Annotation
A computed fold for a 102-nucleotide RNA from Psychrilyobacter sp. S5, annotated as SAM riboswitch aptamer (S box leader). Lineage of the source: Bacteria > Fusobacteriati > Fusobacteriales > Fusobacteriaceae > Psychrilyobacter. RNAcentral holds the sequence, with entries from Rfam.

[in-house]
RNA sequence: AUCUUAUUAAGAGAGACUGAGGGAAUUGGCCCUACGACGUCCGGCAACCCCCAUUUAGGGAAGGUGCUAAAUCCAAGCGAUUUAAAAUCGUGAAGAUAAGAG
Repeated sequence: AUCUUAUUAAGAGAGACUGAGGGAAUUGGCCCUACGACGUCCGGCAACCCCCAUUUAGGGAAGGUGCUAAAUCCAAGCGAUUUAAAAUCGUGAAGAUAAGAG
């Protein structure tokens, strides 16, 4: 790289440094950003692994990850409602994270 399973509408900074882009990729939208983005550090959040207890239901946060604008920012394929456009809903695909397999 690949496969399996689970989650993906909650939560998290008026901090320091840096200095121009950023929101995964393509397309189309829509946003964030010199009132400082992205990144790094610190802080914080969560609780997958983990720890304690146990009636599988409770609690914790030392350690391994993760996360810290907006639903995974929204749409793209299929289906339902609808005369149509548009809109709404469901479900995929793709992505992300964790644990496991190999």